[in-house]
This is a predicted structure of a 347-nucleotide part of an RNA (small-subunit ribosomal RNA, central domain) from a metagenome.
Context: one part of a larger RNA
């Protein structure tokens, strides 16, 4: 309950494609389905409203008259929405050209480090901390030189800088590919916005299965702390981190702010393009990302052309606090779980 909401108060789905559905640019015909106008026929009686009237008044009750509202059927209007048939270019799109990007994905490569090994040098220490110990070492450690193996991760550039529709990309090169942007020009001619369900993609952790395994490091195991210390801190150390291939679907997945489109003072940075320019500076002007702010919005706190303003389309989600993201059914999942999702009962 046809009403307000939705950045922090309860509340925008994690992102995307996209069926159905809902909205849809400018123009000319024509239809007349929605609209609008008149006509008719029904909407029984009774009740209600109006105006009389009867009962001494009312209640009740009689007579008359008027409507409203919903369907029919008819006969008109053509604005707007719709249908249909014809154009048009401001929307979208397509080719051309020229551009910047840690965007996907395969592949090969390379230094730095770090740890194990081998050997050389060389001695009593060495690690570790507030302080120690555990812990390593004369079977020769740590240091220090050379060689080797192996895994991961790419300093510096590196930046409120760049690309992605979100999760998220950073060494260097090759191949395969997505998307984007600027400019003039031809073209198609509305092909468009959203989007229940639906389908894909989705960090980390976790599970299958098969390799990897340096470094860290959940359980665990000692040593310290400390009344205690199932931690904090030291010393070790598996899973797991890594690769494939599958699967889970969740996050403070955030900008805590949905997508699209229009419209509204400025001023400074800073990406990537066009154009003017004495080509240095400036000016302009499209795409991006950032500060500060005008109006206006906000309880405020902020927002403020990357809106939290003004508006419109369409979709999601909100309705006290606890019970509870519990139970229960339904589904999915190998499972761990995950979607959907209450109530008594309590304040």
């Nucleotide at each position: 309950u046809u009403g307000g909401g939705c950045g922090u108060a309860a509340a925008g789905g994690g992102c995307a494609c996209g069926c159905a559905g809902g909205c849809g640019g400018u123009u000319a015909u024509a239809c007349a389905a929605g609209u609008c106008c008149g006509a008719u026929g029904u909407u029984a009686a009774a009740g209600a409203c109006c105006u009389g009237g009867g009962c001494u008044u009312a209640a009740c009750u009689c007579a008359g008259g008027g409507g409203a509202u919903g369907c029919g059927u008819u006969g008109g209007a053509a604005a707007c929405u719709g249908u249909a048939u014809g154009a048009c270019u401001a929307g979208a799109g397509u080719a051309u050209u020229a551009g910047a990007g840690g965007g996907g994905g395969a592949g090969u490569c390379g230094g730095a480090a770090u740890u194990c090994c081998u050997a050389g040098u060389g001695u009593a220490g060495g690690g570790g901390u507030g302080a120690a110990a555990u812990c390593u070492g004369u079977u020769g450690a740590u240091a220090u030189u050379a060689g080797g193996a192996a895994g991961a991760a790419c300093a510096c550039c590196g930046g409120u800088g760049g690309c992605g529709a979100a999760g998220g990309c950073g060494g260097a090169c090759u191949c395969c590919u997505g998307g984007c942007u600027g400019a003039a020009u031809a073209c198609u001619g509305a092909c468009g916005c959203u989007g229940a369900g639906g389908u894909g993609c989705g960090a980390a952790a976790g599970c299958a299965u098969a390799g990897g395994g340096a470094g860290c490091a959940a359980a665990c195991a000692g040593g310290a702390u400390u009344a205690g210390a199932u931690a904090c801190c030291c010393u070790g150390g598996u899973a797991g981190u890594c690769u494939a291939u599958g699967c889970u679907g969740u996050a403070a997945a955030c900008g805590a702010u949905g997508u699209g489109c229009a419209c509204u003072u400025g001023g400074u940075g800073u990406u990537g393009g066009g154009c003017c320019g004495a080509u240095u500076a400036g000016g302009u002007u499209c795409a991006g990302u950032g500060c500060c702010g005008u109006a206006g919005c906000u309880a405020a706190c902020g927002c403020g052309a990357u809106a939290a303003g003004u508006g419109c389309a369409c979709c999601g989600c909100c309705u006290g606090g606890g019970g509870a993201g519990u139970a229960u059914g339904c589904u999915c999942g190998c499972a761990a779980g995950g979607g959907u999702g209450a109530a008594a009962c309590u304040c």
RNAcentral holds the full RNA, with entries from SILVA. Its Rfam family is "Bacterial small subunit ribosomal RNA".